[in-house]
RNA sequence: GAAGCCCGUCAGACUGCCGCUGGUGCAAUUCUGGAAACAGAGCACUGGAGGAACGUCCGGACUGCAUAGGGCAGCGUAGCAGCUAACGGCUGUCCACUGAAAGCCUGGAGCGCAAGCCCUGGGUAUAAGGUGAGGAUCAGAGCAACAGAGACGAGUCGCGCCGGGGCAACCUGGUUCGGGUGAAACGGGCAAUCUCUACGCGCAGCAAUACCAAAUAGGCACACGUUGAUGGGGCCCCCGGAGUGUGCGGGUAGGUAGCACCGAGCCACGCAGUGAUGCGUGGCCCAGAUGAAUGGCAGUCACGCUCAAGGCAACUUUGGCGCACAGAAUCCGGCUUAUCGGUGGGCUUCACAA
Numbered sequence: 001g002a003a004g005c006c007c008g009u010c011a012g013a014c015u016g017c018c019g020c021u022g023g024u025g026c027a028a029u030u031c032u033g034g035a036a037a038c039a040g041a042g043c044a045c046u047g048g049a050g051g052a053a054c055g056u057c058c059g060g061a062c063u064g065c066a067u068a069g070g071g072c073a074g075c076g077u078a079g080c081a082g083c084u085a086a087c088g089g090c091u092g093u094c095c096a097c098u099g100a101a102a103g104c105c106u107g108g109a110g111c112g113c114a115a116g117c118c119c120u121g122g123g124u125a126u127a128a129g130g131u132g133a134g135g136a137u138c139a140g141a142g143c144a145a146c147a148g149a150g151a152c153g154a155g156u157c158g159c160g161c162c163g164g165g166g167c168a169a170c171c172u173g174g175u176u177c178g179g180g181u182g183a184a185a186c187g188g189g190c191a192a193u194c195u196c197u198a199c200g201c202g203c204a205g206c207a208a209u210a211c212c213a214a215a216u217a218g219g220c221a222c223a224c225g226u227u228g229a230u231g232g233g234g235c236c237c238c239c240g241g242a243g244u245g246u247g248c249g250g251g252u253a254g255g256u257a258g259c260a261c262c263g264a265g266c267c268a269c270g271c272a273g274u275g276a277u278g279c280g281u282g283g284c285c286c287a288g289a290u291g292a293a294u295g296g297c298a299g300u301c302a303c304g305c306u307c308a309a310g311g312c313a314a315c316u317u318u319g320g321c322g323c324a325c326a327g328a329a330u331c332c333g334g335c336u337u338a339u340c341g342g343u344g345g346g347c348u349u350c351a352c353a354a
Stems, first nucleotide, its partner, number of pairs: 001350010012301007020048007030041004050325001055335001057334005062205004074201005079093005094134001095132004103124006110117002135196002140194002142190002157179001159178002161174005209257004219248006231239002265284008303322004308317003
């Protein structure tokens, strides 16, 4: 320098105006809504999407229910060793397959006196890297297109060879051997078919779950009541005619918590380890709705593409267009998929130079 790979990182910036949503502090202990539970209202300060928040595929935290112990069934995982809270994830390693327009071998065309250059085809082993549903087929069952006589049961092809019969065509027996077909020919293959082995798994999910708690209708207890209660009438007389009152309890609407700073948390450094990762020290606090906030408009600049003009060129100026994929919903660790573009680092092979 060329080519092939791998791993990260950013996810436009600023200004002005208008909004949305959470937290903290201060101040009335006042108002507003509500039966209550509870929620809101002022001022100041301040937080407000992602690398995938997607999918909801796998694993956990958490919560409720279930649960002596063991087994069967069902579901899942599968080289070996490790990491981890756990995993079907990750790391290391073995094996198999794969992996180049470079290399090596080789055929051909062209150019050249030649050395050689160049174009094109074939073969070959590999690098970094990639892929692997990589336990078991002397436990049992099942499966194998085409070709071929025969495909997992056996058995022999008007293939050869050998023996017998026949003038011959041919008939018959054998074939541990050779040929032919095929991926595979009696010895095996496939477990991504059932199966076996080892290991793991209780079920449901934040609409989990806990607490507060109306109206209405049931329920329970007590008291009063046809010897006329409660009710109406200001009260008495009176009217009227079968329930009424109080308390308790469960559930629903509604509200609060779960749930939003203290976490398997983030950042930096050091130590141990090949690594995943672990330990230590210091610093930081980082969204939290429920008809579901995180936005809209304008301007300037940046970035990409492009038209035109100028310039030998690098490039400059003006205009236009574009600026992805996508958006939290209990939280966390992974995996998968989508993504305009920018940018950093590393590995391998070959060529050249020193």
A computed fold for a 354-nucleotide RNA from Comamonadaceae bacterium CG2_30_59_20, annotated as Bacterial RNase P class A. Rfam family: Bacterial RNase P class A. From the family's description: Ribonuclease P (RNase P) is a ubiquitous endoribonuclease, found in archaea, bacteria and eukarya as well as chloroplasts and mitochondria. Lineage of the source: Bacteria > Pseudomonadati > Pseudomonadota > Betaproteobacteria > Comamonadaceae. RNAcentral holds the sequence, with entries from ENA. The coordinates come from a structure-prediction model, not an experiment, and the mean pLDDT is 78. The same sequence occurs in records of 3 taxa.